[in-house]
């Protein structure tokens, strides 16, 4: 001095004026109840004191918490995750490790159970894409054909082996060619040519031996070899009940305790069964048992109320829920880490058409321009992010101007 990785912070301060808004104190004023005094509540004012948006308050993506409903019970269907160990209420999160891939490296990725259950896909192209095969081609016993070379034999024409041609029994899957992929891979031997036919290294099986909770790592011995895809469908392992603060509860008010419909048995969470709760008034008959009243069981008629659905009318008011938290700080203590355990410590928004703002002035960063040789320094002009709580919390993702601050890597130089 440069280029990277990875993680944390902060993203204006002070002051004045005037204004909201939650709690608390304390005074006044109005209603009301009470009342011998007197005291209570509930409402509006003054004052005073504490307190008032985020790291994402953002997406509504996951998980809860609490809440209400049939047992919130068990089934099916659906859905959701998916290496191993740990953390956490809980997760689809997190930490740490395993493989795997990407980078020179700090590091980051990663839909990471199974293809021997079964079903499916793989255009074209290729011989041929799930069990097997020959498009070029290799090599060839026999048979034909050539005499151009070569070697033997022969005097020499021929002969016979080589050589090339061509049919052709068979034998190959190494070479090449298509393709994303072609049935272990290179490489040496061996073969008529060739294959794990043999060997050496490597990958993939199987048996063991060490290390480690695991997920795996290494070592050795050995048949030698049994395709992709499951972010296709499906198996397998663990998980889930629905609805959701517009949950839900109290209170006051007001209309129309209004109309109609289903139904033989009806009906009720959740999409479907089972349990399980809700409502079920009467007639008539047959059989049974008993002395009898009357039980029990079965069938018919046929209603009513739960319940579900239209239709139309009243109200949309006010209190709770509503802020103590699986929460924050602090200090020990265990753990490689997430985070757990112990001890003090302070209470930190709770609106309801939506509270936190307006203004002024001073410093403080960032940027331009000028005075100054520069450095300080002064002097003018601009700017300063994403963005606002509604039940609460733990993750995930996604937006963010600008300044810091820690730790790690690599390359260069200089001592």
């Nucleotide at each position: 001095g440069g280029a990277g990785c990875g993680g944390g912070u902060c993203g204006g301060g002070c002051g004045g004026u005037c204004g909201c808004u939650g709690g608390c104190g304390c005074c006044g004023c109005u209603u009301c109840a009470u009342c011998u005094u007197u005291u209570g509540a509930u409402g509006c004012g003054a004052c005073g004191c504490c307190g008032g948006a985020g790291g994402a308050a953002a997406g509504u993506c996951c998980g809860a918490a609490c809440g209400c409903c049939u047992c919130a019970g068990g089934g099916c269907a659906g859905g959701a995750u998916g290496c191993u160990u740990c953390c956490u209420a809980a997760c689809g999160g997190g930490a740490a490790g395993g493989c795997g891939g990407g980078g020179c490296a700090a590091c980051c990725c990663g839909a990471c159970g199974g293809a021997u259950a079964g079903c499916g896909c793989a255009a074209c192209a290729g011989a041929a894409a799930a069990c097997a095969u020959a498009c070029c081609g290799c090599c060839g016993a026999u048979g034909g054909g050539g005499a151009g070379c070569u070697g033997u034999a022969u005097u020499a024409u021929u002969a016979c082996a080589g050589c090339c041609c061509c049919a052709c029994a068979g034998g190959c899957a190494a070479g090449g060619g298509u393709g994303a992929a072609a049935u272990g891979g290179c490489g040496c031997g061996g073969u008529a040519a060739g294959a794990g036919c043999g060997c050496a290294c490597c990958g993939g099986c199987g048996c063991g031996g060490u290390g480690g909770c695991g997920a795996c790592a290494u070592c050795g011995c050995g048949g030698c070899c049994u395709g992709g895809c499951a972010a296709g469908c499906c198996c397998c392992a663990u998980c889930c009940g629905g609805c959701g603060c517009a949950a839900g509860g109290c209170c006051a008010a007001a209309u129309a305790g209004g109309g109609g419909a289903g139904a033989a048995g009806g009906g009720c969470g959740c999409g479907c069964c089972c349990g399980g709760c809700c409502c079920g008034a009467g007639g008539g008959g047959a059989c049974u048992g008993g002395c009898g009243a009357c039980a029990g069981c079965c069938c018919c008629c046929g209603a009513a109320a739960a319940c579900u659905c239209c239709c139309g009318g009243g109200u949309a008011g006010g209190c709770c829920g509503c802020u103590u938290g699986a929460g924050c700080c602090c200090g020990g203590g265990g753990g490689c880490g997430a985070c757990c355990c112990c001890g003090g410590g302070a209470c930190c928004a709770g609106a309801u058409g939506a509270a936190u703002g307006a203004c002024c002035g001073c410093c403080g960063c960032c940027c331009c321009g000028g005075g100054u040789u520069u450095u300080u320094c002064c002097c003018g002009g601009g700017g300063a992010a994403c963005a606002g709580a509604a039940u609460u919390c733990g993750g995930c993702u996604u937006a963010c101007a600008g300044a810091c601050c820690c730790g790690c890597u690599c390359c260069g130089u200089u001592u």
Overview: A computed fold for a 415-nucleotide RNA from a Candidatus Sumerlaeota bacterium, annotated as Bacterial RNase P class A. It was read from a public genome assembly, where an Rfam model found it. Taxonomically the source falls in Candidatus Sumerlaeota (Bacteria, Bacteria candidate phyla). It matches the Rfam family "Bacterial RNase P class A". By type it is a ribozyme. Rfam's curators write: Ribonuclease P (RNase P) is a ubiquitous endoribonuclease, found in archaea, bacteria and eukarya as well as chloroplasts and mitochondria.